Small-subunit ribosomal RNA from a metagenome, 1524 nucleotides, folded computationally.
[in-house]
């Protein structure tokens, strides 16, 4: 910091994904130690047991027992003394509202920050001044005693207080009246003068005798000390009460009767509807009321650069809750977690009568859950409650235990060591790797084990002793300060330290195909299985899986899950809306935003300064303590914020006063399908009547429905009707926009110019809101002529609910009202301002010229094309921006499921508006690019059509293939580019295929061991079918060495390596070959053009067989392909002249270059030459070039052939050869005999041979070239009728032989017939090859004489020495199935107007939703399977509210005939006073009864939707997609 995923490929949009950081975390694999945190996120379910709130004898009375000492004892105990004024209960004081816990509820002044409190409280603490006098009556404890299961509850009876009531006094507080003074924004505060009413108190405890009593000492005395009481300040906590701020849904729009004020009373610490009783009728709300979901809120914590987003554990603040709902008492303080009462649920106890209980305190149970610990130790520290104090209580809290949960630190060894050991593991078999790793050497000793040794956390408090000072009469006490002694430690015999022992006891996880760092083998073979996202696996998987090996982290490693960043992917910083998602269908217009020039005033927004605040912790920088770190301390900054004050006065605002240039108003003129209403015209068509006519009309791509002899169309003349308004017309015009067209008339909005007055910012924009709104649709009256959904018929077609046709109804018209969309489109919201220019069109005005016009020019307004900056992914825009900027609205955030579903709301309905989520996919999209296709278009070639000429398709054979068939019919090759093909030669052999029968290191190679010298070879017999086995004879290998013996060959034999394999995979290859196609094309470098992919060059004009030249041009060259160079044929010259030739000269023959002998033609074979638009005219552009012409054997590439670009088809070949892989290995190898490959109902390619008279057939005449010949190819002669035979010259060939050419050419014949055509088949008789012709050759002779009389659809070849026709030759063969194949000559035409259309093929261009490229893509229904949604007769639950009933406990109120120490009256009884039970009312929690509304589950059946390799049926889109 970015990366991967859309495409063949680019660019952009766009969304998924993934690399980093983080957890109270769980899961799986693994685990040596420490220190420092941290651990129920779910069930606020449910709890057993223990512990968590007590203290206080210096406020009070009372007051044991165990146990012990003594003494008495009737031996049974009894008493007294310590124990002990102890326990333990009560009364009484303070505490219990702290401290701990949880997060249900709370969307609120709950929290947060910042203010107020002049509207309040505040126990304990501090400090000031004042006091603290005097009396009373009771009560628990206790005794005596009753009821009771139990929990507890009564009755007598005594006693004490700092309990509890009176009485004094009042500094003072309150409160009434009164005279000032200061002072707040305001109610009002504050403070004082004077009088007047009301209102306290509690003691305890130490010491002491100076004073007073009594005097011994001791009190009431003095005194210290610590309580109480009223008051007054703080200080600390708290109540309230306000500004800001604080989640979501508008598919929640209206909420609200104590509600909003006021008034008088009440209450309360205290303001106030907080409460009541009257009055009014408000309050609140789009700046979001009310409702409804959700949540404790903050400091922080997790991420980010920030700005944000998430989070709200652990530590701090606040808040609220304690089983659930209500309730009040005490109290300073509570509506009280370990206090009451009442209701409900539920757990226990019960003698059934009725009790008891609340762990969201700390331990632990159970359950729930992926999942979260010990029922510990300890009050030494820290902190709290009580006490004067010693203390005591403290599950706060200080340690421990327990979990890798986190961070943080350490460690598992260090140095050396190379024979680069063994073993793995790969291999090209050489080797590489693991790897200094390891053995081994020499060392440490962190950890760990053992043994000793051993802290700091503890100094305070009280205690002991001194010392000072203080109160006093006092050297008493007492109090405070200081010194010094003793004492206290849970952790813990812990950290730390030393010694010993000893490398011993301590590594694992996950990954390796990109991204993302790390590769190799084996097994698997779309299986298994992986995946974060692209995506791997279908037989060579770096991606599965296991191996080596390798890369990361490392007491951890990886996986899920979450938040956050990457995401500028919600854009405040920091984004968009022509076509990608996204501009409202126009307008008008409220509310809001915004808003023009100048001056003055002000200071709200701004700016600066101060001053308060913003707790500590975190977190940042510095320092510091733990051996380091993590922690942990101390400092400083820093909290970006609120508040308060001060200053500025530029902008904003707000009051003012001007102002004209925005904005409008008045005048004058000016174009217009702008609206609306009434008349009103004409051509058309349709229909009626008539006439004139007659047989057809109409309609189509071609028909047929219809219509017409009842007279139609056509053609006249007459009416009637509705509706639309040719030409004019024009990217002309008006209109907001939809949208508006004959003409006239009246009514009416709006715009535009010209020049002057006038208002004086009155402006823009616009959420809601009203209003307009094309077609089509609805209602209701009317109209209806033409068209025209549905309909109905004809056609078409596999079908045709369609495209054509022939009719046809709503509907189109009108009138009055709905309906509210549209591809309402400039796919472009509205206003202002700025920003080169050309050139048109409309509509004003204006200048100069002119007699007048017309051209010119200048300026507003509108509409249009082109283009400069500049914009844009491109494409495009370009003063009519999409440019550059300001306002304002409106709208977008993956594609689908969707504009759907619910709910709401508009509509008579059709429907519209507003609008989701579940679930899916990793794309979908935009523009540009190259390609390829197109029933797109332009141009050009092809024997590609057409013109021709002959053919196949029909027959019969041959041959090949398919299919059968078979024991086998080996194999391959299958559209053109498989099928007379591989095969240039299947009786055996080939042969690879069937059956049988034989072998097993092998028929072949190459190594080891052993043996023979020939066992090998070579001639035989014998079994057999052969292979194969026995067996006999000949033969006895070469070199070196005297020899032994080597060594070299050669066979045997034997075990392994291995040989073999025509087995499989052409879809793993090489090589070769087919096709496109001998078509003109296919690339490059540099350059320049595009953000890029690409493009240019290769396009355009012209030419050309040709990317073949030429011009031109942002391109300039330049490789493959073209030509060209090689071959060959066709003229020539030269050289040469035998085995070819013979013109002259001689010889010579029946004839003959036959002979000398020429080198002159032929011709042979080597080298030249010749053709190049070279020349001349014309055309054409003066160019490439073309037409013609001369001149040449040849003329415009002369004719042929070699000679195939870049690629294309996974084309063909593993069986030609080679070859990875895989498979077989006594067999898928080798070898042999017979058999098949040659089969046959058929079906197709490719041939031959014909159907005859342009011919058979008989005779007879002539003229060729390429080739081949020794295992040969033969000549002559002779024999057969012939195939042939026998015999034999020649000839390794320009020399001899194959060797006859046939067609033709002359004459005869046949005469149109299934023939004197044709020759299949078939008999019968032959001859050659051959070891051998059945199966299964080929020839020859007699004989036989089948189909066939010219070929249907279709279809092939050819453009000239060509088709067509007619013979010859070869290879391959031992012989032939050769009619094939490759060559060779002979004789030898016809047509081509032309490129409309048919195939193939080039270039340019076009559209594309294709790129596997049209055999492409790609809809929809139906069927089948999953999955998630909606409606649904109901069914079941939940919360909130309404109405009413009934109302617990409580509070307050009233009433209190009952009871009733304290104080008053009173000699007493009594009575007043007060108080209290008990009663009544209001309020009220839970419970009910009612009716509805909302949410939620769930439901028979239903509906669409999604998704699923290979189902059905048809093509809707995509090319003009075949009907744009």
């Nucleotide at each position: 910091a970015g990366a991967g995923u859309u495409u063949g490929a680019u660019c952009c949009u766009g969304g998924c994904u993934c690399a980093g950081a983080a957890c109270g975390a769980a899961c799986g694999c693994u685990g040596g130690c420490g220190g420092c945190g941290u651990g129920c996120u779910u069930a606020a379910u449910a709890c057993a047991u223990g512990c968590a709130a007590g203290u206080u004898g210096u406020g009070c009375g009372a007051g044991a027992a165990a146990g012990u000492a003594c003494c008495c004892u009737u031996c049974g105990g009894g008493g007294u003394g310590c124990g002990a004024g102890u326990a333990a209960a009560g009364c009484g004081g303070c505490g219990a509202a702290c401290g701990g816990g949880u997060g249900a509820g709370u969307a609120a002044c709950a929290c947060g920050u910042a203010a107020g409190u002049a509207a309040c409280c505040u126990u304990c603490c501090u400090c000031c001044a004042a006091g603290u006098c005097u009396g009373g009556a009771a009560u628990a404890a206790c005794u005596c005693u009753g009821c009771c299961a139990a929990c507890g509850c009564g009755g007598g009876g005594c006693u004490a207080a700092u309990a509890c009531c009176g009485g004094a006094u009042g500094u003072g507080a309150u409160c009434c009246c009164u005279a000032g003074g200061c002072u707040u924004c305001a109610u009002g505060g504050c403070u004082c003068u004077g009088g007047g009413a009301u209102u306290a108190a509690a003691g305890c405890a130490g010491a002491c005798c100076u004073c007073u009593a009594c005097u011994u000492g001791u009190a009431a005395g003095u005194u210290u000390g610590u309580g109480c009481u009223a008051a007054g300040a703080g200080a600390u906590g708290g109540g309230c009460u306000u500004g800001c701020g604080u989640a979501c849904c508008a598919u929640u729009a209206g909420c609200u009767u104590g509600u909003u004020g006021g008034u008088g009373g009440g209450g309360u610490a205290a303001c106030g509807g907080c409460c009541u009783a009257c009055c009014a009728a408000g309050g609140c709300u789009u700046u979001g009321a009310u409702g409804g979901u959700u949540a404790g809120c903050c400091g922080a914590c997790c991420u980010g650069a920030g700005a944000g987003g998430g989070u709200g554990a652990u530590c701090g603040g606040c808040c609220a809750c304690a089983u659930u709902g209500g309730g009040a008492c005490u109290g300073a303080g509570a509506u009280a977690c370990g206090g009451c009462c009442c209701a409900g649920a539920c757990u226990c106890c019960u003698a059934c009568g009725g009790g008891a209980g609340g762990c969201a305190g700390c331990a632990g149970u159970a359950g729930g859950g992926a999942a979260u610990u010990u029922u510990g130790c300890g009050c030494a520290a820290u902190g709290g409650a009580c006490g004067a104090a010693a203390g005591u209580c403290u599950g706060a809290c200080g340690c421990a235990g327990c979990g890798a949960c986190g961070c943080c630190g350490c460690g598992u060894g260090a140095g050396g060591g190379a024979u680069g050991a063994a073993g793995g593991u790969c291999u090209u078999c050489g080797g590489a790797u693991u790897g200094u790793a390891a053995a081994c050497c020499u060392c440490u000793g962190u950890u760990g084990a053992g043994u000793g040794a051993g802290a700091a956390g503890a100094a305070a408090a009280c205690g002991g002793c001194c010392a000072u000072g203080g109160c006093u009469a006092a050297u008493a006490u007492c109090c405070a300060u200081g010194g010094u002694c003793a004492u206290u430690g849970a952790c813990g015999g812990u950290a730390c330290c030393a010694c010993u022992c000893g490398a011993g006891g301590a590594a694992g996880c996950c990954c390796c195909g990109g991204c993302u760092a790390a590769c190799u083998a084996c097994g698997u073979g779309c299986c298994a299985g992986c995946a974060g996202c692209c995506g791997c696996g279908g037989u060579a998987a770096u991606a599965c899986g296991u191996a080596g090996g390798g890369g990361g982290c490392a007491a951890g490693c990886g996986u899920u899950g979450u938040u956050c960043g990457g995401a500028u992917u919600u854009a405040c910083u920091g984004g968009g809306c022509g076509u990608a998602u996204a501009g409202g269908g126009a307008g008008u217009g409220u509310a809001g935003g915004c808003g023009g020039g100048a001056g003055g005033a002000u200071a709200a927004g701004u700016u600066a300064g101060a001053a308060g605040u913003u707790u500590a912790a975190u977190g940042u920088u510095c320092a510091g303590g733990c051996u380091c770190a993590a922690c942990c301390u101390g400092a400083a900054a820093c909290c970006u914020g609120c508040u308060u004050u001060u200053a500025a006065g530029a902008c904003u605002g707000u009051c003012u006063u001007u102002c004209u240039u925005g904005a409008g108003u008045a005048u004058g003129g000016g174009a217009g399908a702008g609206g609306g209403u009434g008349a009103u015209g004409g051509a058309a068509u349709u229909c009626c009547a008539g006439g004139u006519g007659u047989a057809g009309c109409g309609g189509u791509g071609g028909a047929a429905u219809g219509c017409g002899u009842a007279g139609a169309u056509a053609u006249c003349u007459g009416g009637a009707a509705g509706a639309a308004c040719a030409c004019c017309a024009g990217u002309u015009g008006c209109g907001a926009a939809g949208g508006c067209g004959g003409u006239c008339a009246c009514c009416u909005g709006g715009c535009c110019c010209a020049a002057u007055a006038c208002u004086g910012a009155c402006g823009c924009u616009g959420a809601g809101g009203c209003u307009c709104g094309a077609a089509a649709g609805u209602u209701a009256g009317g109209g209806g002529a033409g068209c025209a959904a549905a309909c109905a018929g004809g056609a078409u077609u596999a079908g045709a609910u369609a495209c054509c046709c022939u009719g046809g109804u709503a509907g189109u018209c009108c009138u009055a009202a709905c309906c509210g969309u549209a591809a309402a489109c400039u796919a472009u919201g509205g206003a202002u301002a700025c920003u080169a220019g050309a050139u048109g069109c409309u509509g004003g005005a204006a200048a100069a010229g002119u007699c007048a016009a017309u051209c010119u020019u200048u300026u507003c307004a509108g509409u249009g094309u082109c283009g400069u900056a500049g914009c844009u992914a491109a494409c495009g825009c370009g003063a009519u921006a999409a440019g550059u900027a300001u306002c304002c609205c409106g709208c977008c955030u993956g594609g689908g499921a969707a504009g759907u579903a619910c709910g709401c709301u508009c509509g008579c309905a059709a429907g519209g508006g507003u609008g989701a989520a579940a679930c899916u996919c990793a794309a979908a999209g935009g523009a540009a690019u190259u390609g390829a296709c197109g029933g797109g278009g332009g141009c050009c070639c092809g024997c590609a059509c057409a013109a021709g000429c002959g053919g196949u398709g029909g027959a019969g054979u041959a041959u090949g293939u398919g299919c059968u068939u078979c024991a086998a019919u080996u194999c391959g090759a299958u559209g053109c580019a498989a099928c007379g093909c591989g095969a240039a030669g299947a009786a055996c052999c080939u042969u690879a295929c069937c059956u049988g029968g034989a072998u097993u290191u092998g028929a072949c190679a190459u190594g080891g061991g052993a043996g023979u010298g020939a066992a090998a070879g070579u001639c035989g017999u014998c079994a057999g079918a052969g292979a194969u086995g026995a067996u006999g004879g000949c033969c006895u290998u070469u070199c070196c060495g005297c020899a032994a013996g080597g060594a070299a060959c050669a066979c045997u034999c034997u075990a392994c390596a291995c040989a073999g394999g025509u087995g499989c995979u052409g879809c793993a290859u090489g090589g070769u070959u087919g096709u496109c196609g001998u078509c003109a094309g296919c690339u490059c470098g540099u350059g320049u053009c595009g953000u890029g992919a690409g493009a240019u060059g290769u396009u355009g004009g012209g030419u050309u067989a040709a990317g073949u030249c030429c011009c031109g041009c942002a391109a300039c060259g330049a490789a493959c392909a073209c030509a060209a160079c090689c071959c060959u044929c066709g003229c020539u010259c030269u050289u040469a002249g035998u085995u070819g030739c013979c013109a002259u000269c001689a010889g010579g023959u029946a004839a003959a270059g036959c002979u000398g002998g020429g080198a002159a033609c032929u011709c042979u074979a080597a080298g030249g030459g010749g053709a190049c638009c070279g020349c001349c005219u014309g055309u054409a552009a003066u160019a490439a070039a073309c037409a013609g012409g001369a001149g040449g054997a040849a003329g415009g590439u002369g004719g042929g052939g070699a000679u195939g670009a870049c690629g294309u088809c996974a084309a063909a070949u593993c069986a030609u050869c080679a070859u990875g892989g895989c498979c077989c290995u006594u067999a898928c190898g080798u070898c042999c005999a017979g058999g098949g490959c040659u089969a046959g109902a058929c079906a197709c390619g490719u041939a031959c041979u014909a159907c005859a008279a342009u011919g058979g057939c008989c005779g007879g005449u002539a003229c060729a070239a390429u080739g081949g010949g020794c295992a040969g190819c033969a000549a002559a002669c002779u024999c057969g009728u012939g195939a042939g035979g026998g015999u034999a010259a020649g000839c390794u060939a320009a020399u001899c032989c194959c060797c006859a050419a046939a067609a033709a050419c002359c004459g005869g014949u046949c005469u149109c017939a299934g023939u004197u055509c044709a020759g299949a088949u078939u008999g019968g008789a032959g001859u050659c090859u051959g070891c051998a012709a059945c199966u299964c050759g080929a020839c020859u002779c007699c004989a036989u004489g089948a189909a066939g009389u010219u070929g249907g659809a279709a279809u092939c070849g050819c453009u000239a020495g060509u088709a067509a026709u007619c013979g010859c030759g070869g290879a391959u063969c031992a012989g032939c199935a050769a009619u094939g194949c490759c060559g060779c000559g002979g004789u030898g035409a016809a047509u081509a107007c032309g490129u409309u259309c048919c195939c193939g093929g080039g270039c340019c261009u076009u559209g594309u939703a294709c790129a596997c490229a049209c055999c492409g893509c790609c809809c929809g229904u139906c069927a089948a399977g999953c999955c998630a949604c909606g409606a649904a007769a109901g069914a079941c639950g939940g919360g909130a509210g309404u109405a009413c009933c009934c109302g617990a406990c409580g509070u307050c109120a009233c009433u209190g005939a009952u009871c009733u120490a304290a104080c008053c009256c009173g000699c007493a009884a009594g009575g007043g006073g007060g108080g209290a039970a008990g009663g009544u009312g209001c309020c009220u929690a839970a419970g009910g009864u009612a009716a509805g509304a909302c949410c939620g589950u769930u439901g028979a059946u239903u509906g669409g939707g999604g998704c699923u390799a290979a189902g059905u049926c048809g093509u809707a889109a995509c090319a003009a997609g075949g009907u744009a």
Its mean pLDDT, the model's own confidence on a scale to 100, is 83. Its Rfam family is "Bacterial small subunit ribosomal RNA".